[in-house]
Large-subunit ribosomal RNA, domain IV from Silene subconica, 327 nucleotides, folded computationally.
Model confidence (mean pLDDT): 87 of 100.
RNAcentral holds the full RNA, with entries from SILVA.

Context: one part of a larger RNA
RNA sequence: CCAUGUCGAAGGAACUCGGCAAAAUGGCCCCGUAACUUCGGGAGAAGGGGUGCUUGAUCUUUCUUUAAGGUGAAGCGGCACAUAUCAGGGGGUAGCGACUGUUUCUUAAAAACACAGGACUCUGCUAAGUCUCACGACUAUGUAUAGAGUCUGACACCUGCCCGGUGCUGGAAGGUGAAAAGGAGAGGUCUCUCAGCCUUGAAUCUAAGCCCCAGUAAACGGCGGCAGUAACUCUAACUGUCCUAAGGUAGCGAAAUUCCUUGUCGCAUAAGUAGCGACCUGCACGAAUGGUGUCACGACUGCCCCGCUGUCUCCGACAUGGACUCG
Repeated sequence: CCAUGUCGAAGGAACUCGGCAAAAUGGCCCCGUAACUUCGGGAGAAGGGGUGCUUGAUCUUUCUUUAAGGUGAAGCGGCACAUAUCAGGGGGUAGCGACUGUUUCUUAAAAACACAGGACUCUGCUAAGUCUCACGACUAUGUAUAGAGUCUGACACCUGCCCGGUGCUGGAAGGUGAAAAGGAGAGGUCUCUCAGCCUUGAAUCUAAGCCCCAGUAAACGGCGGCAGUAACUCUAACUGUCCUAAGGUAGCGAAAUUCCUUGUCGCAUAAGUAGCGACCUGCACGAAUGGUGUCACGACUGCCCCGCUGUCUCCGACAUGGACUCG
């Protein structure tokens, strides 16, 4: 010096990206226990007290004695009585995800996936969907309260406007329209002509699709600009105008989203690019690509407080095993 431990004056997070690591808490009995809440929880909340040993008494059960448990009293010892081992630190607040669960075997356990619940679409059974060249099979020895696909993701309150584009669904008309059918004609051969044979071939008719006409956004998606205007100023409920399929409603908002930005104000600190509460000027939130809340839950992610400590001020001592030195 390295690894693993033990102890430490005074201070107690000043360490650090961050209390990482360590310390602290810890069992049982009794008392006591807040906000909030889906009334179940939260909760072992928090916070207190007791706990060893000895000797009597007394009660209950089995009863006949042991044995087990309870109540109460007197006394004794120690620095310390759950004496070792074993054995929760706690609280507040915010984000995300409701929850238990699942996941990158070998750097990621999460806010990702799943989930119960919600919605849409398809499917009437020889079902739709899937595998297969086929036979056949799954679905399912099921039958729309079923099966399949897609999206969302408990619960509460809700889920606005747009069908112009792209999809999907529907549409006995019309346009276009392949093959087939159809044959007006034309050419060749033959010859005196006719007939025949060969080649080519217009009109006509016409499926799906596309055009066209509708519907449909919990389908893919989208949801404006410029001016003027109120008894100081500012602002603009109001007005004008251009464009659009329609111009973002409720709610939220410097946010896991805010560039400018350490925005501004407040709280907290002596000091806070962090955190929380507001404001709204939303570069570039926004309603099942769900919006906003939310009890409980979380080896999730921020911030704060109490306790605690060698994390630190600032290092020291000791133990064991290495390294190292000598042999």